[in-house]
RNA sequence: GCGUGAUUAGCUCAGCGGUAGAGCACUUCGUUGACAUCGAAGGGGUCACUGGUUCAAUCCCAGUAUCGCGCACCA
Numbered sequence: 001g002c003g004u005g006a007u008u009a010g011c012u013c014a015g016c017g018g019u020a021g022a023g024c025a026c027u028u029c030g031u032u033g034a035c036a037u038c039g040a041a042g043g044g045g046u047c048a049c050u051g052g053u054u055c056a057a058u059c060c061c062a063g064u065a066u067c068g069c070g071c072a073c074c075a
Base pairs, nucleotide, nucleotide: 001071002070003069004068005067006066007065010024011023012022013021018055026042027041028040029039030038048064049063050062051061052060
């Protein structure tokens, strides 16, 4: 340099055009002498960034960034 994959809650991941979810973690309450476990309720996201397409974009297209993989070049 060319090709290709990933980027979504604090962490690990789902969702792939029609109001954004799960598990764990966190907060409160119940249970306990207390802790843990268990149960109930709750908070938390500009879906990496910038444009474009569309009535409508996390999702499609282009570019950028970061991280990975393959190939090429490297006197």
Annotation: Transfer RNA from Tropicibacter naphthalenivorans, 75 nucleotides, folded computationally. The prediction has a mean pLDDT of 82. Taxonomically the source falls in Tropicibacter (Bacteria, Pseudomonadati, Alphaproteobacteria, Roseobacteraceae).